[in-house]
RNA sequence: UGGACGAACGGGCAAACUCGCCGUAAGGCGGGGACGCAAAACUAUAGGGUCCUAACGGGAGGAUAGCCAGUUGCCGAA
Repeated sequence: UGGACGAACGGGCAAACUCGCCGUAAGGCGGGGACGCAAAACUAUAGGGUCCUAACGGGAGGAUAGCCAGUUGCCGAA
């Protein structure tokens, strides 16, 4: 100096629930709130899974990355 494992410090995010708004719905955004998270950052034009569907129409439209996945990636003792 690099790698593996990984305590601590600093900082970050924010489940359930709840209030307001949007949506047919899944769900989303904002406030409160913390179950958890080293990728709980980004990606749903390209993979798989799951979920929704009023109108359209028989295959199409949508949601989810905190389901898997892909890309990038902070600090750091013994």
This is a predicted structure of a 78-nucleotide RNA (c-di-GMP-I riboswitch aptamer). The sequence was found by an Rfam model in a public genome assembly.